[in-house]
Context: one part of a larger RNA
RNA sequence: CUGGGCGUAAAGGGAGUGUAGGCGGCCAAGCAAGUCUGAUGUGAAAUCCCAAGGCUCAACCUCGGGACUGCAUUGGAAACUGCUCGGCUGGAGUAUCGGAGAGGUAGGCGGAAUUCCUAGUGUAGCGGUGAAAUGCGUAGAUAUUAGGAGGAACACCAGCGGCGAAGGCGGCCUACUGGACGAAGACUGACGCUGAGACUCGAAGGCGUGGGGAGCAAACAGGAUUAGAUACCCUGGUAGUCCACGCAGUAAACGAUGAAUACUAGGUGUCGGUGCCCGCGGGGCAUCGGUGCCGCAGCUAACGCAGUAAGUAUUCCGCCUGGGGAGUACGUUCGCAAGAAUGAAACUC
Repeated sequence: CUGGGCGUAAAGGGAGUGUAGGCGGCCAAGCAAGUCUGAUGUGAAAUCCCAAGGCUCAACCUCGGGACUGCAUUGGAAACUGCUCGGCUGGAGUAUCGGAGAGGUAGGCGGAAUUCCUAGUGUAGCGGUGAAAUGCGUAGAUAUUAGGAGGAACACCAGCGGCGAAGGCGGCCUACUGGACGAAGACUGACGCUGAGACUCGAAGGCGUGGGGAGCAAACAGGAUUAGAUACCCUGGUAGUCCACGCAGUAAACGAUGAAUACUAGGUGUCGGUGCCCGCGGGGCAUCGGUGCCGCAGCUAACGCAGUAAGUAUUCCGCCUGGGGAGUACGUUCGCAAGAAUGAAACUC
């Protein structure tokens, strides 16, 4: 490089927006760059292939033909690709109406609980464990009642329910705001798909500055356990967890399954719309969009997937090429750092 692949064997980028590029709906006309065809020129000789001949054969040599699949000029064709022009509505989008939703940002409010403080009642224990001890408590704890403070999280509802591109999102209210869906079918008229670079977002943990700090809790201390116990268990406890602004940019960032489009038996739930019908009920039928389960064909090494494909096809991107060495070294870029990204080889099996 080719061929083959990427759910679990190596392999889908964490996710989106989008530049270049690649690819691109239906009808008509034109051009003729690609494409096809005719002619002419050229494509040196040798080599190569075919046939004949000469060295006794062969290698070798001679001769004739072919070929030299190319290039250029020129005549033509117009199906396909391309370009130009005109049109179309099915792809895509806009407008109108409508309901659903933990989608996002900001502000405000609420109750339960834990902890702490103050006061009352009250007395000797509480707490904890497999059993204990450390710990707390006669300076009055635990329990209980009332009042107060503060922080964080929102029981039930709650659902293989919903929303979001992914990460993720859950008390209530308000403001601002994104997207999806349905109905009718007015408007634009291919405006589309993908997307190297690029840019943006991106759990937890971590970092910087300033706040905050109830509970929990790396580190740490003590008590146990144990041969030991730098652990598991217990009592404490600081970063952190929370807020604002910035950085970081990684995860089993998973459906371990890239995005888009079309097609390909059924059955059964559920969520959000819409239409029709009746015996008006927790009704029936139809239809669009989402989300589950089962299952045929087909696919698959098997497991399994199966209209939400891992089926049948097309377009574009990313990635893989034996295990270890190694996601290491070196270099480079980014970062305050931690480190991230890119990413080998020797050697070895």